[in-house]
Molecule: transfer RNA
Organism: Hyphomicrobiales bacterium
RNA sequence: CGGAGCGUGGCGCAGCCUGGUAGCGCACCUGCAUGGGGUGCAGGGGGUCGGAGGUUCGAAUCCUCUCGCUCCGA
Repeated sequence: CGGAGCGUGGCGCAGCCUGGUAGCGCACCUGCAUGGGGUGCAGGGGGUCGGAGGUUCGAAUCCUCUCGCUCCGA
C1' cells in the first nucleotide's frame, strides 16, 4: 500500500442478505421462598447499533467516506 472479516446495554452474541417499535443469554436491581448464603420463581433498569454524511415516508439494515481490532497479500 491492496484485499477480507469484525465493531450492537457491563460481558458474550442474534437481528443486516429481504429497510418498518432494538432482542437473547449471563451479569445487575427489587420482591417472595431460606435463619443466612447458594438456588428457584416473579418483576424491573440499562444500548440508537464505532463515527460522519447520503438515499428513503422510514436505516442497526442500502450507498459513500472515515476510525479501531484481527487475518491474508505485497